[in-house]
Transfer RNA from an Acidobacteriota bacterium, 78 nucleotides, folded computationally. Rfam family: tRNA. It is annotated as a transfer RNA. Rfam's curators write: Transfer RNA (tRNA) molecules are approximately 80 nucleotides in length. RNAcentral records the identical sequence in 3 taxa. The coordinates come from a structure-prediction model, not an experiment, and the mean pLDDT is 80. The organism belongs to Acidobacteriota, within Bacteria.
RNA sequence: GGGUCUGUAGCUCAGACUGGUUAGAGCGCCUGCUUGACACGCAGGAGGUCUGCGGUUCGAGUCCGCACAGACCCACCA
Numbered sequence: 001g002g003g004u005c006u007g008u009a010g011c012u013c014a015g016a017c018u019g020g021u022u023a024g025a026g027c028g029c030c031u032g033c034u035u036g037a038c039a040c041g042c043a044g045g046a047g048g049u050c051u052g053c054g055g056u057u058c059g060a061g062u063c064c065g066c067a068c069a070g071a072c073c074c075a076c077c078a
Base pairs, nucleotide, nucleotide: 001074002073003072004071005070006069007068010027011026012025013024020058029045030044031043032042033041051067052066053065054064055063
């Protein structure tokens, strides 16, 4: 330098195929119940401008372009 894939909650991920309700799960976190206390368990809650910018559209996490970051492959130089 060329190509492929990935980027969504603190962490690991689903959702993209087929654009359409106010975006979800597990773990973790907070509060309450329970206990002498802790853990487990039960109930409830908080936490996201979906990597950034732009475009298409009535409408974008989803489609298109560019950029950034990461993983892998190939090529080049030494």